[in-house]
RNA sequence: AUGAUGGAAAGCCAAAUCUACUGUGAAGUGAGGACGGAAAGCCACGGGUCUCCUGCUAGAUAGCCGGGUUACCCAG
Numbered sequence: 001a002u003g004a005u006g007g008a009a010a011g012c013c014a015a016a017u018c019u020a021c022u023g024u025g026a027a028g029u030g031a032g033g034a035c036g037g038a039a040a041g042c043c044a045c046g047g048g049u050c051u052c053c054u055g056c057u058a059g060a061u062a063g064c065c066g067g068g069u070u071a072c073c074c075a076g
Base pairs, nucleotide, nucleotide: 005075006074007073012037013036017032019030020029021028022027035063041069042068043067045066046065047064048061049060050059051058052055
């Protein structure tokens, strides 16, 4: 230096919910809040779910699953 895999929670993220704003909507963002999370970091590629003014190669969801990709600490 590399390393399948395992673990922990100092630090990190933040469900429900409340509030303000944006959006037709699913939802998103900010501020509270903490159910949880080891990729709950990133990417809509496959499946699923959801939305609207049905566009039909349109949108939302990465905290639904798979896949891709990058990465911190300890052990290995």